[in-house]
């Protein structure tokens, strides 16, 4: 530097749901909770889905929908 999550070890995150606050809304914050995850860390770059909107305009949300980019831990090779 690259590959590698079968096993071992240190750990990490936290679905649904409940409560709380924010938002027109999708959805997000905080606490509980634990479905699951080897990047379920970060990033709206491409696709997709969703929301607002008369709208094919425009604006927004989702990174735990897929792909890409950046970064990272352990054993082993």
């Nucleotide at each position: 530097c690259a590959a590698u999550g079968a096993a071992a070890g240190u750990g990490c995150u936290a679905a649904a749901c409940u409560a709380u606050c924010c938002g027109u809304g999708a959805g997000g914050u905080u606490a509980g909770g634990a479905c699951a995850g080897a990047a379920a860390g970060c990033u709206g770059c491409g696709g997709g889905u969703c929301u607002g909107g008369u709208a094919u305009a425009c604006a927004g949300a989702c990174a735990g929908c897929c792909g890409g980019g950046c970064u990272g831990c352990a054993c082993u090779u």

Overview: Model confidence (mean pLDDT): 84 of 100. Predicted 3D model of a 77-nucleotide RNA (c-di-GMP-I riboswitch aptamer) from Sulfurovum sp. Taxonomically the source falls in Sulfurovum (Bacteria, Pseudomonadati, Campylobacterota, Sulfurovaceae). It matches the Rfam family "c-di-GMP-I riboswitch aptamer". Rfam's curators write: GEMM was predicted in a large-scale screen for bacterial structured RNA regulatory elements. Of the family's consensus pairs, 94% are formed in the model.